Background
Transfer RNA from an uncultured archaeon, 72 nucleotides, folded computationally. It matches the Rfam family "tRNA". The family's RNA type in Rfam is transfer RNA. Rfam's curators write: Transfer RNA (tRNA) molecules are approximately 80 nucleotides in length. The coordinates come from a structure-prediction model, not an experiment, and the mean pLDDT is 81.
């Protein structure tokens, strides 16, 4: 350089055009317990950046940036 996969809460991930963006974990509060742990309830917290298509984009297209794989 070319091809290709990916980028979503602090972390790991689901989500193929209309979802309140879901789940697990971490963290806060509460319940439980003599205390801790476990367990239960609840809260906080995210779509890499810029443009385009569309009534509507995390999702489709283009360009960038970053990470991985293959080829040279």
């Nucleotide at each position: 350089g070319c091809u290709u996969g990916g980028g979503u809460g602090g972390u790991g991930u689901a989500g193929u055009g209309g979802u309140u963006a879901g789940c697990a974990u971490u963290g806060g509060a509460g319940c439980c317990u003599g205390u801790c742990a476990c367990g239960c309830u609840u809260c906080c917290g995210a779509c890499c950046c810029g443009g385009g298509u569309u009534c509507g984009a995390a999702u489709c297209c283009c360009g960038g940036c970053c990470c991985g794989a293959g080829c040279g």